Transfer RNA from a Bacillota bacterium, 77 nucleotides, folded computationally.
It matches the Rfam family "tRNA". Rfam classes the family as a transfer RNA. From the family's description: Transfer RNA (tRNA) molecules are approximately 80 nucleotides in length.
RNA sequence: GGGGGGGUAGCCCAGCUGGUUAGAGCGCUACGUUGACAUCGUAGAGGUCAGCGGUUCGAGUCCGCUCCUCCCCACCA
Repeated sequence: GGGGGGGUAGCCCAGCUGGUUAGAGCGCUACGUUGACAUCGUAGAGGUCAGCGGUUCGAGUCCGCUCCUCCCCACCA
């Protein structure tokens, strides 16, 4: 330098053919349960969907550029 995968909650990840309110598990907080802890149950908090721009009535999803990360190939030494 060329090609490809990934970036969504604190962590690991779903999200279908663009559609009405963005989710699961773990973790966290409160309450219940216990003499207490753990387990379990119920409820809750937590998100600029990597960034900017574009298309669209409508974008996590489509398009362009940029950033980060991983893999493959090539080149130089």
The prediction has a mean pLDDT of 80.